[in-house]
């Protein structure tokens, strides 16, 4: 020096559903809903059986979210490494 992967930083993209009701506000309480932080649950299969282990963008909605802004899995550019090839 090319490649392929991979922490972390930094740029851009990046959905979905209430600017809902009671309160003069705040605190707090009702009512509907999203699914892509996070967290939980499992088909196949393992492991002889009990019984355990184990995946998601699916499923639950604890968390969280539902005018903008901000978060946002995910994706893609560029930086500093680390790995593996050659």
């Nucleotide at each position: 020096a090319c490649a392929g992967u991979u922490u972390g930083g930094u740029c851009g993209g990046g959905a979905g559903a209430g600017a809902g009701c009671u309160u003069u506000c705040c605190c707090a309480g009702c009512c509907g809903c999203c699914g892509a932080a996070g967290g939980a649950g499992c088909a196949a299969c393992c492991g002889c059986c009990c019984c355990g282990g184990u995946a998601a963008a699916c499923u639950c909605u604890c968390a969280g979210g539902c005018a903008a802004a901000a978060g946002g899995a995910c994706c893609g550019g560029c930086c500093c490494g680390g790995c593996u090839g050659c």

This is a predicted structure of an 86-nucleotide RNA (Glycine riboswitch aptamer) from Cognatishimia sp. MH4019. The model forms 90% of the base pairs in the Rfam consensus.